The RNA shown here (small-subunit ribosomal RNA) has 1398 nucleotides and comes from an uncultured bacterium.
RNA sequence: AGAGUUUGAUCCUGGCUCAGGAUGAACGCUGGCGGCGUGCUUAACACAUGCAAGUCGAGCGGGAAUUAGUUAGGUGCUUGCACCUAACUAAUUUUAGCGGCGGUAGCGGCGGACGGGUGAGUAACGCGUGGGUAACCUGCCUUAUACAGGGGGAUAACAUAUUGAAAAGUAUGCUAAUACCGCAUAAGCGCACAGCAUCACAUGAUGCAGUGUGAAAAACUCCGGUGGUAUAAGAUGGACCCGCGUCUGAUUAGCUAGUAGGUGAGGUAAUGGCUCACCUAGGCGACGAUCAGUAGCCGACCUGAGAGGGUGAUCGGCCACAUUGGGACUGAGACACGGCCCAAACUCUUACGGGAGGCAGCAGUGGGGAAUAUUGCACAAUGGGGGAAACCCUGAUGCAGCGACGCCGCGUGAAGGAUGAAGGUUUUCGGAUCGUAAACUUCUAUCAGCAGGGAAGAACAUGACGGGUACCUUGGGAGAAAGCCCCGGCUAACUACGUGCCAGCAGCCGCGGUAAUACGUAGGGGGCAAGCGUUAUCCGGAAUUAUUGGGCGUAAAGAGUGCGUAGGUGGUUUUAUAAGCGUGGGGUGAAAGGCAACGGCUUAACUAUUGUAAGCCUUGUGAACUGUAAGUCUUGAGUGCAAGAGAGGGAAGUGGAAUUCCUAGUGUAGCGGUGAAAUGCGUAGAUAUUAGGAGGAACACCAGUGGCGAAGGCGGCUUUCUGGACUGUAACUGACACUGAGGCGCGAAAGCGUGGGGAUCAAACAGGAUUAGAUACCCUGGUAGUCCACGCCGUAAACGAUGGGCGCUAGGUGUUGCGGGUAUUGACCCCUUCAGUGCCGCAGCUAACGCAUUAAGUACUCCGCCUGGGGAGUACGGUCGCAAGACUGAAACUCAAAGGAAUUGACGGGGGCCCGCACAAGCGGUGGAGUAUGUGGUUUAAUUCGACGCAACGCGAAGAACCUUACCAAGGCUUGACAUCCCGUGACAGCCAUGGAGGCAGGUGGUCUUCCUAGUUUACUAAGACACGGAGACAGGUGGUGCAUGGUUGUCGUCAGCUCGUGUCGUGAGAUGUUGGGUUAAGUCCCGCAACGAGCGCAACCCCUGCCAUUAGUUGCCAGCAGGUUAAGCCGGGGACUCUGGACAGACUGCCGGGGACAACUCGGAGGAAGGUGGGGAUGACGUCAAAUCAUCAUGCCCCUUAUGUUCUGGGCUACACACGUACUACAAUGGGCGAUACAAAGGGAUGCAACAACGUUAAUUUAAGCGGAUCUCACAAAAACAGUCCCAGUUCGGAUUGUGGGCUGCACCCCGCCCACAUGAAGUCGGAGUUGCUAGUAAUCGCGGAUCAGCAUGCCGCGGUGAAUACGUUCCCGGGCCUUGUACACACCGCCCGUCA
Repeated sequence: AGAGUUUGAUCCUGGCUCAGGAUGAACGCUGGCGGCGUGCUUAACACAUGCAAGUCGAGCGGGAAUUAGUUAGGUGCUUGCACCUAACUAAUUUUAGCGGCGGUAGCGGCGGACGGGUGAGUAACGCGUGGGUAACCUGCCUUAUACAGGGGGAUAACAUAUUGAAAAGUAUGCUAAUACCGCAUAAGCGCACAGCAUCACAUGAUGCAGUGUGAAAAACUCCGGUGGUAUAAGAUGGACCCGCGUCUGAUUAGCUAGUAGGUGAGGUAAUGGCUCACCUAGGCGACGAUCAGUAGCCGACCUGAGAGGGUGAUCGGCCACAUUGGGACUGAGACACGGCCCAAACUCUUACGGGAGGCAGCAGUGGGGAAUAUUGCACAAUGGGGGAAACCCUGAUGCAGCGACGCCGCGUGAAGGAUGAAGGUUUUCGGAUCGUAAACUUCUAUCAGCAGGGAAGAACAUGACGGGUACCUUGGGAGAAAGCCCCGGCUAACUACGUGCCAGCAGCCGCGGUAAUACGUAGGGGGCAAGCGUUAUCCGGAAUUAUUGGGCGUAAAGAGUGCGUAGGUGGUUUUAUAAGCGUGGGGUGAAAGGCAACGGCUUAACUAUUGUAAGCCUUGUGAACUGUAAGUCUUGAGUGCAAGAGAGGGAAGUGGAAUUCCUAGUGUAGCGGUGAAAUGCGUAGAUAUUAGGAGGAACACCAGUGGCGAAGGCGGCUUUCUGGACUGUAACUGACACUGAGGCGCGAAAGCGUGGGGAUCAAACAGGAUUAGAUACCCUGGUAGUCCACGCCGUAAACGAUGGGCGCUAGGUGUUGCGGGUAUUGACCCCUUCAGUGCCGCAGCUAACGCAUUAAGUACUCCGCCUGGGGAGUACGGUCGCAAGACUGAAACUCAAAGGAAUUGACGGGGGCCCGCACAAGCGGUGGAGUAUGUGGUUUAAUUCGACGCAACGCGAAGAACCUUACCAAGGCUUGACAUCCCGUGACAGCCAUGGAGGCAGGUGGUCUUCCUAGUUUACUAAGACACGGAGACAGGUGGUGCAUGGUUGUCGUCAGCUCGUGUCGUGAGAUGUUGGGUUAAGUCCCGCAACGAGCGCAACCCCUGCCAUUAGUUGCCAGCAGGUUAAGCCGGGGACUCUGGACAGACUGCCGGGGACAACUCGGAGGAAGGUGGGGAUGACGUCAAAUCAUCAUGCCCCUUAUGUUCUGGGCUACACACGUACUACAAUGGGCGAUACAAAGGGAUGCAACAACGUUAAUUUAAGCGGAUCUCACAAAAACAGUCCCAGUUCGGAUUGUGGGCUGCACCCCGCCCACAUGAAGUCGGAGUUGCUAGUAAUCGCGGAUCAGCAUGCCGCGGUGAAUACGUUCCCGGGCCUUGUACACACCGCCCGUCA
């Protein structure tokens, strides 16, 4: 000192949350020792039991008891002892009375008013602070002075009697005092009267002298003294009064009759309405009375940089209280915690008549509560009461016990120790980590434990406790002693497993839906440590109530506007004063606490000593500023005089246009209204038109970011009454000013009341439409109202969303109203000064937008208002109102945001520009039929799986009879069908025939006596290959996840875009560049420009095709020459041509003209085979769709392992009420059939293509030449053209379906192939809504080839033949690009969001 959280990102506003410190704490887990503190915050709830206030015999009387002796009696008997009972005497020294020691019920004295507890009440002179008493008291204590003479009468105790259950009394009789009462005395004192002197602060104070009057005393004694009375003074303690300070609420605004004051009296220690009688009518209050709520106050404590905020435990001061309420008595002192009386509640007791009690003293109990201790020891210390003292009493106090409740200190070991042990965790299996940690070796002894010594706290003595403790010493030996929280960010610290929006976590943001660093566990790590976390509360951070130190145009916030009261603030100058202010001194500011220094406990906590102050009071001094008092001035303000401007206001009158209505005329079938209609009006004459009339309301043009007004607002014209501003002048006043809480006026529209008026328009209402509905928008009507007068209401986005006043701070340009200057015949024009009203713009300000002399700049002054969003401008209360309602104005609860400005995208049934077979213009289809094929659905043992808008559906599949095959049924195998490693064997096995449905089991027969390399003795050994058997590591998986992935692909889209560096602008996100003007197919190019460059895309470079030339001519070609047939480039030969292969050329807006900006480019033309990217292909930017694919392949994780692997037979993928997609064939005459007859290109071929020939109606077959191919072959191209036929029909169209007979492939065509021949001859006569392809060698149409392939093609990929129509154009549909605008969207319009219901 800050951080997290609103957004896709940004800046701001603003709330919420966190990190810190603290506590009389509580709860969870854990717990070794000691010191010092601390412990009912709740029920001022109720209390059993014990204790907490007594003491004095040296104040008094009395009684009882004790000791010794004597006498009498009795008992036991040892015959003089013991014991018992009764009476007497003594406890003296001399006379008398009697007296001594210890104790004490009563009288008497002092103390029970202190100490101890609690915080209920109290918002108060209660407390704090500072003063006052000339208005007071003070026991015990200290000092001083004076005194104590002489009398009297009672009473308790006690005795007797008596009442009552008890508590408690009653009557009679006796007695004492330091108990009580007169009398005497009075230095001095009190009171009354009248004097003198001094002083003072209003009532007065002090001193002196006089008269009258009043009041005292107690004894005891050890003879030392103690005690008593009076007066004065001190000290101490108290009482009363005053200034200042002391919580919240105005949704509490008026309160008060002893109330405020006076006179007199009473009362008190004393002043005083404290009380009473009389008189007066006052007193308090917006500077907050009264009322309500809450609360003991302070020193201090916690926090904070401070100012402040919070608290009022322990310790200390004051106050109040003692079950609740009231009262007095005694006393120096009380209205009295452990005293009295009364009342009340509660408890106990009773003989029912009555009595007793008060823990908020110390312990303790119950209860309440999250929660708070022992029915302990002692008066040893400190202090208190009594006493002369000894001493007694003291739950005050000193100590101990319990509680980690807090603070402080110490410990739980230290050094060495790598093979980095075991074990745990993890792993890419190599390792890494726990970790020098452990073990082990050496050492130490704080603490605990054992043993020895042993304090202080007390002056002689006295020790509850400490204590056999602190402390010192010896020995022994790591032995007894670590947990808690956290590890996604904030915030230090990460991995594995489990779980799978479940369980759970969470202070805020948030985490968890199968790879969770956020849940649970483990390992590891971080933090603190005898504690650690959580909860609660307070301060801080929070400048988030802002005095220090905030704001109000749009974030919350300027009252709708003025006048004006209180209040606040205030021009110039002089003098005085000294209240504020500055400076110096004094008093106070208790102690403790805090801070600083220095000491004492081993240290620290703890504690001793010294120093240290805001505030208040008081006393000097200064005079700049503020205030105050008295003057001065004219600039602020106002008045006078003069002139002009104006929808300023009130009243009265008046004018024309228009709407509507009425009357009359003309006139006839419609009018009106709408997107289109209908309701409505009209043949009873509308609308239209003409004339006349009635009535109400509003004032076109002028008219203008023009004028006036405080705002609301004000508009035909005239008259009258009236307010304000401005300009000029400088005569007058002399600060008279500004603002303005309350208060009082004004205040649009709508609305309300009473009475008028009522033309138009028009809520409500009615009808017609629209619509899914339409209580709306549209139409036809239409009532309040709109208008006037009077009276209410008092609100608006009453807005400039901007309160008023005054000063200062660059300019430019309009406009309104005066004035001044220059010039002019004059009007303009120009310059200038005031007062308004606009725009642009600098500095400055602002979060930005923006404001900017009309400030949102810079200063001063006054008022109003704000403090997260919602709830809510709601509820309640109050005030106002006829009502409607207005003003004032919360809380519970709930959220982590709500909001402002700006940015980039996306979107819009916003705008502009542009493109595309996008529409339009055309041609052909599809959707209807049959068939083929794919998909859905259904079915099934299985109908394997994937693909699902465009961008799945003749798609993966370039070809499912077995195989494929992944599916189903049945059977078999288990180191495996396949890979690597190890061991053993080498005729085992394998192949053929036989059996079996088959894989295959066993047997027989035949075949086969393994291969290669090295060594040596040719028979073996070793290694390898091959085959078989065996053991385990492992193989295997078309099992899951395409939302864990790589790779590949689709799509937007061959659309023209997507970015970067540097610079510049902006607080920033970002912008600029890439926008603009043109142009292009194109971000293509040109120009301009705070941009300058660059990259990926575009284009070009590549391939095919189109023209020419060149080169090379075999298997291709044949013009000329030559041979040769019949038919043929067939042969010699040739390179001319076609063609094939190579390498070149050509096209570049190059040329001309128009347009354009002398540009880019475009239009037209020439030339050219080709003209403006010539045509086609390949080529696919940044990215989007969690797009597709784990079943091409690869791959993480999960899953199966005698099975989800592998193998085999059969079946299935070919099913079939149905629906969809894509195709083929058709419905016919632009056609079908028949005959004869032309012209291609591009490909394939050895397990192959196959000619010719023969045979068969044909599919095909037989035989067989040629060809690995510019040579041979597939291979006849078909449509077209020619000749003839059919004659518009379900046909000589169409060919589905079916039957029979054949052919081919193949182990094998039943499920389930293709072809041929003959026969059969469905549907279908051009296809609804809708929808699709195509812009030229294209569509349409015709055939040919290839891949896959044993066979199977209407599919796919290619090839050529014939060969069109149309495009005005960009309004609309769809998609896309650029600019701009709005946005509450950003998962981005398939968005967001409102209401109702659950």

The RNAcentral record of the sequence draws on ENA, Greengenes and SILVA. Rfam family: Bacterial small subunit ribosomal RNA. Gene Ontology terms of the family: ribosome and structural constituent of ribosome. Its mean pLDDT, the model's own confidence on a scale to 100, is 81.